Predicted 3D model of an 85-nucleotide RNA (c-di-GMP-I riboswitch aptamer) from a soil metagenome.
[in-house]
RNA sequence: GAUAAAGCCAACUCUACUGAGAGGUGGGGACGGAAAGCGGCGGGUCUUAAAAUUGAUGGAUGAAAAAGACGGCCGAGCUACCGAA
Numbered sequence: 001g002a003u004a005a006a007g008c009c010a011a012c013u014c015u016a017c018u019g020a021g022a023g024g025u026g027g028g029g030a031c032g033g034a035a036a037g038c039g040g041c042g043g044g045u046c047u048u049a050a051a052a053u054u055g056a057u058g059g060a061u062g063a064a065a066a067a068g069a070c071g072g073c074c075g076a077g078c079u080a081c082c083g084a085a
Base pairs, nucleotide, nucleotide: 001082008033009032013028014027015026016025017024018023031072037078038077041075042074043073044070045069046068047067048066053064054063056061
């Protein structure tokens, strides 16, 4: 980052499995993507089963924190095909 070439990924949705859940994985199918490759480093958003902590409450409970998820939410890092302007 091109009216190039070779390719790549796969939104949403259907289905099967899995998880308490957010979600994840496989198959079909394409919204789109120049890193829509990798990995949770910094933010942000989402989830709440179990154990433990803090506060409130008469209790039930609920909130915070915590733990987890999202890389196609953003930034940063590492890696990668082609080679016009």

RNAcentral holds the sequence, with entries from MGnify.
The prediction has a mean pLDDT of 82.
It matches the Rfam family "c-di-GMP-I riboswitch aptamer". From the family's description: GEMM was predicted in a large-scale screen for bacterial structured RNA regulatory elements.